RNA sequence: GGGUCUAUAGCUCAGCCUGGUUAGAGCGACUGACUCUUAAUCAGUAGGUCGGGGGUUCAAAUCCCCUUAGACUCA
Numbered sequence: 001g002g003g004u005c006u007a008u009a010g011c012u013c014a015g016c017c018u019g020g021u022u023a024g025a026g027c028g029a030c031u032g033a034c035u036c037u038u039a040a041u042c043a044g045u046a047g048g049u050c051g052g053g054g055g056u057u058c059a060a061a062u063c064c065c066c067u068u069a070g071a072c073u074c075a
Base pairs, nucleotide, nucleotide: 001074002073003072004071005070006069007068010027011026012025013024020058029045030044031043032042033041051067052066053065054064055063
């Protein structure tokens, strides 16, 4: 230098191929119920502008371009 893959909540991930409900799950955090207390269980709450920028579109996590970081691979 060429190619492939990964980046979404504090953590681990789904959703992307096939654009369209308010962007979700588990764990974690917080509040409440229960309990002598803790744990467990149950109920609820908060937390994201989807690595960054631009474009296409009525509409983009999703399609296109550029770019950053990481992993693998070819030379």
Predicted 3D model of a 75-nucleotide RNA (transfer RNA) from a Candidatus Woesearchaeota archaeon. It matches the Rfam family "tRNA". It is annotated as a transfer RNA. Model confidence (mean pLDDT): 82 of 100. Lineage of the source: Archaea > Nanobdellati > Candidatus Woesearchaeota.